[in-house]
Context: one part of a larger RNA
RNA sequence: CCCUCGUUAAGGAACUCGGCAAAAAAGCGUCCGUAAGUUCGCAAUAAGGACUGCCAUAUAUCUGAAGCGUAAGCUGAAUGGUAUAUGGUUACAACAAAAGAGAUCAAGCGACUGUUUAGCAAAAACUUAGCUCCCUGCUCAAAGCGAAAGCUGAUGUAUAGGGGGUGAUGCCUGCCCAAUGCCCGAAGGUCAAGAGGUGGAAUGAAGCGCGCAAGCGAUGAGUUCUAAAUUUAAGCCCGGGUGAAUGGCGGCCGUAACUAUAACGGUCCUAUGGUAGCGAAAUUCCUUGUCGGGUAAGUUCCGACCCGCACGAAUGGCAUAACGGUCUUGAUCACUGUCUCAACGAGGGAUCCG
Numbered sequence: 001c002c003c004u005c006g007u008u009a010a011g012g013a014a015c016u017c018g019g020c021a022a023a024a025a026a027g028c029g030u031c032c033g034u035a036a037g038u039u040c041g042c043a044a045u046a047a048g049g050a051c052u053g054c055c056a057u058a059u060a061u062c063u064g065a066a067g068c069g070u071a072a073g074c075u076g077a078a079u080g081g082u083a084u085a086u087g088g089u090u091a092c093a094a095c096a097a098a099a100g101a102g103a104u105c106a107a108g109c110g111a112c113u114g115u116u117u118a119g120c121a122a123a124a125a126c127u128u129a130g131c132u133c134c135c136u137g138c139u140c141a142a143a144g145c146g147a148a149a150g151c152u153g154a155u156g157u158a159u160a161g162g163g164g165g166u167g168a169u170g171c172c173u174g175c176c177c178a179a180u181g182c183c184c185g186a187a188g189g190u191c192a193a194g195a196g197g198u199g200g201a202a203u204g205a206a207g208c209g210c211g212c213a214a215g216c217g218a219u220g221a222g223u224u225c226u227a228a229a230u231u232u233a234a235g236c237c238c239g240g241g242u243g244a245a246u247g248g249c250g251g252c253c254g255u256a257a258c259u260a261u262a263a264c265g266g267u268c269c270u271a272u273g274g275u276a277g278c279g280a281a282a283u284u285c286c287u288u289g290u291c292g293g294g295u296a297a298g299u300u301c302c303g304a305c306c307c308g309c310a311c312g313a314a315u316g317g318c319a320u321a322a323c324g325g326u327c328u329u330g331a332u333c334a335c336u337g338u339c340u341c342a343a344c345g346a347g348g349g350a351u352c353c354g
Stems, first nucleotide, its partner, number of pairs: 001349008010340002014338001019335001029051004037042001039168001053089010067074002090094001095100001102333007109324002114126002130166007143152003169319004174249003179246002181242005188237003194231002199226005208217003250268005277311001278308001289305005
């Protein structure tokens, strides 16, 4: 010097990103007492306070022999116990050891119990009950596994089963169907293979004509290739619906008898121009916005304002009791070597000397 511990004057978070770590208090029981809030269950062991051993006496009470009584029951010795009151007594200390919540206030997030990255993350992430949408009418439901047989679904049958979203509860959930998706529709347009076989091309049998012959010419059966009209499903185009489907939810200019602002008006664009609620927010760049609170002093925190760079309604909006043994943020009490500021001690290392 390092590690693990113990103790510490005065102060008591001045430490630090942050009370990290440590300390502390509380703890069990009896009695008293217990706020806001609330879904009336809770919150709550809220908070806070007092007491606690042993001995004696008294009172009450439990136990209960003998006795009385037909019975119900009455009386109630001894013994042991409990409670209360008074007095006494020992110690520094009486839940005498050990074990056994530190507490409070405010806000955010998630309702809750639960689950998770075996080995950096336990959470505000996942799940959840509840809500909602879509599919499914059973001869193989829909959906899923499989090459198939077959199986699951289910020995179930729409109060059932599958899938998506949201996420207790309370109050609610606005406008847009132009785009994309899905559903319904079938008149017209388009349109595949197939059917159809007008026309064209290639080849060219037999017979015919010419030629002495080889061969040539016209005609042209058959075969092969190509191929028009016509016919023809779904789909697409088309018509309609649908948002707790994917999604989206404007700009400019002017205007009131101080000023400012604009209930009001005009205009352009659009499918429609963001409703309720909330708002510098887990969202706010400018920004330490401005005002108020708390502090002597507060980039954090709480309450407001609204100019929302770039909240907003089941990719849910806004509230919310309870819960979070250790979620996130701020404050207070208590407490302390976190610190002012370091000291001493113990054990174990390391190093040096022998």
Predicted 3D model of a 354-nucleotide part of an RNA (large-subunit ribosomal RNA, domain IV) from an uncultured Candidatus Berkelbacteria bacterium. Its Rfam family is "Bacterial large subunit ribosomal RNA". It was read from a public genome assembly.